[in-house]
Context: one part of a larger RNA
RNA sequence: UGGCGGGGGCCCGCACAAGCGGUGGAGGAUGUGGUUUAAUUCGAUGCUACGCGAAAAACCUUACCUGGGCUUGACAUGCGGGUAGUAGGAGCCCGAAAGGGUGACGAGCGGGAAUUUUUCCCGCAGCCCGCACAGGUGCUGCAUGGCUGUCGUCAGCUCGUGCCGUGAGGUGUAUGGUUAAGUCCCGCAACGAGCGCAACCCCUGCCCUUAGUUGCCACCCUAUCCGAUAAGGAUAGGAGCACUCUAAGGGGACUGCCCGGGUUAACCGGGAGGAAGGUGGGGAUGACGUCAAGUCAGCAUGGCCUUUAUGCCCAGGGCUACACACGUCCUACAGUGCCCGCUACAACGGGACGCGAACCUGCGAGGGGGAGCAAAUCCCUGAAAAGCGGGCAUGGUUCGGAUCGCAGGCUGAAACCCGCCUGCGUGAAGAUGGAAUCGCUAGUAAUCGCGGAUCAGCAUGCCGCGGUGAAUACGUUCCCGGGCCUUGCACA
Repeated sequence: UGGCGGGGGCCCGCACAAGCGGUGGAGGAUGUGGUUUAAUUCGAUGCUACGCGAAAAACCUUACCUGGGCUUGACAUGCGGGUAGUAGGAGCCCGAAAGGGUGACGAGCGGGAAUUUUUCCCGCAGCCCGCACAGGUGCUGCAUGGCUGUCGUCAGCUCGUGCCGUGAGGUGUAUGGUUAAGUCCCGCAACGAGCGCAACCCCUGCCCUUAGUUGCCACCCUAUCCGAUAAGGAUAGGAGCACUCUAAGGGGACUGCCCGGGUUAACCGGGAGGAAGGUGGGGAUGACGUCAAGUCAGCAUGGCCUUUAUGCCCAGGGCUACACACGUCCUACAGUGCCCGCUACAACGGGACGCGAACCUGCGAGGGGGAGCAAAUCCCUGAAAAGCGGGCAUGGUUCGGAUCGCAGGCUGAAACCCGCCUGCGUGAAGAUGGAAUCGCUAGUAAUCGCGGAUCAGCAUGCCGCGGUGAAUACGUUCCCGGGCCUUGCACA
């Protein structure tokens, strides 16, 4: 100087407490350990691995296994030699394919020569042989770059000069007050400065301006329909840009104003006005460093290893196994529920090898059909929970849907291993889950559906979107993590 302490002081954080919902029990999905296997490819392993790399394993992917095949190689560059029916190549034979054999037909580019057609010579491309090399998801993340996780969005980490100390080093960066903050104020042998904090950026909440199609429809006009010819309403068109909205610019919030407290300060408490206050809400943004943390399998890269194989191609299998164990989820155990019918209201997004309407058809998955749309125009697109009406009445049930049988649909050469969906039948465990343990402080939790990436097909995962919409926080003694000061130490 640091680190540590079942030392102390001060202070934070869904850290505890208060509260709501879960996990741990069941069935299933998924990842992992283990076991099995010819192979079940590899990596990730307390927090910070385990719905993680993988935002799509039937083939491909694929790195694994078995078998078949190739050897200058699937790919790059260079050198030497060879080559005209050459390169290419329909067809045929062996074969699971890859590959091997045969082979009708049959070229190109540059330069030159000869009499045009055409032929000849040199060179190139291509091919063959050989060489140098290619190749390696082979090893080392304890040789590395780059990127990432974590402490941690925590408030810290340093420098110049000066001063103090023999020195390591200290001071600055302490004391007091204050803050979300090393934020600011006061003070001080320090005075300044840098990286962080904050602000500048994006989304959202209020207002204004500009703009008005594909968006909008208040007023006005026209037509049609309902109604009784009325009042009124619906649809379409015109007209219009008021409103909604869209998307570009601007305004707005700064403790600016008032009261009180405080050291006359920073700041704190309350109030007014305001759509909004005291960082308005959310995001992006991650200091010096720590864990020889993670990644040689994204990529790059040193070294090592391999070279008819540890490279390359192909078929099939495997990554999907299953006595078990764990993590993360989905669905439930029901009546604040389940079923049936009727009836409303979104937002974010996506669409041309695409989204696919009306209509017809099928109980349904789906099929036919093709309008319209490179999309504020058309389509995906009926949102669901909610509301209204009816049924069920505590029963392993009209709860629950696993499992299995049969019949179908879709994608795709191809669904046996091993896809998704539909109908009928079957109806398992499960009656709120031990010890223990997780998330969340507001448009949050809980709950409801919708979209997207990946993608031929396949989502309970992931990333987003909106709908409905709570409870609780006395407090900081305790558990966990962290910051500052101080103290002890047989630790460095």

This is a predicted structure of a 492-nucleotide part of an RNA (small-subunit ribosomal RNA, 3' major domain) from a candidate division WOR-3 bacterium. Rfam family: Bacterial small subunit ribosomal RNA. Gene Ontology terms of the family: structural constituent of ribosome and ribosome. It was read from a public genome assembly.